[in-house]
About this RNA
FMN riboswitch aptamer (RFN element) from uncultured Methanobrevibacter sp., 151 nucleotides, folded computationally. Lineage of the source: Archaea > Methanobacteriati > Methanobacteriota > Methanobacteriales > Methanobrevibacter.
RNA sequence: UACAAUUCUCAGGGCGGAGUGAAAUUCUCCACCGGUGGUGAUUCAUCAGUGCAAAAAUUUUUUCUAAAAAUGAUAAGUCCACGAGCACAAUUGUGUUGAUUUGGUGAAAGUCCAAAACCGACGGUGACAGUCCGGAUGGAAGAGAAUAUGA
Numbered sequence: 001u002a003c004a005a006u007u008c009u010c011a012g013g014g015c016g017g018a019g020u021g022a023a024a025u026u027c028u029c030c031a032c033c034g035g036u037g038g039u040g041a042u043u044c045a046u047c048a049g050u051g052c053a054a055a056a057a058u059u060u061u062u063u064c065u066a067a068a069a070a071u072g073a074u075a076a077g078u079c080c081a082c083g084a085g086c087a088c089a090a091u092u093g094u095g096u097u098g099a100u101u102u103g104g105u106g107a108a109a110g111u112c113c114a115a116a117a118c119c120g121a122c123g124g125u126g127a128c129a130g131u132c133c134g135g136a137u138g139g140a141a142g143a144g145a146a147u148a149u150g151a
Stems, first nucleotide, its partner, number of pairs: 005147006016030004032130001033120002035082004043073004054063004077118002085096004100116005122134003
């Protein structure tokens, strides 16, 4: 370091304040949260205080002085996919499954900056739930580590 295998670990966050009311974490106003992989003009680190270029003295020294490619990390709830959930099936699957615009910068932006919006499974519950309770001390997209074997 390659291929295959085995084992282990990790792997979802958020209702605070006020109002109405007999009753609300469920309604109203302000707030709070955002799984995984990819893409991502972002940013940081290393490269590197290296010494391109320039100046002076004269053929090699001195002064002063840029970085870059590459590598690694990092950057989307609403761009592309996946998982979970739900329904069906039992050929390990099929289907279903939410939401973004405007302006700015720029060669280029649904990802940067600014602003204003929008979305959030199923069941339960004194009043209708992204946040409470439950399936769930579950499962999983995936992330990491170790062992051993061979070259």
The prediction has a mean pLDDT of 76. The sequence was found by an Rfam model in a public genome assembly. Rfam family: FMN riboswitch aptamer (RFN element). Rfam describes the family as follows. The RFN element is a highly conserved domain that is found frequently in the 5'-untranslated regions of prokaryotic mRNAs that encode for flavin mononucleotide (FMN) biosynthesis and transport proteins.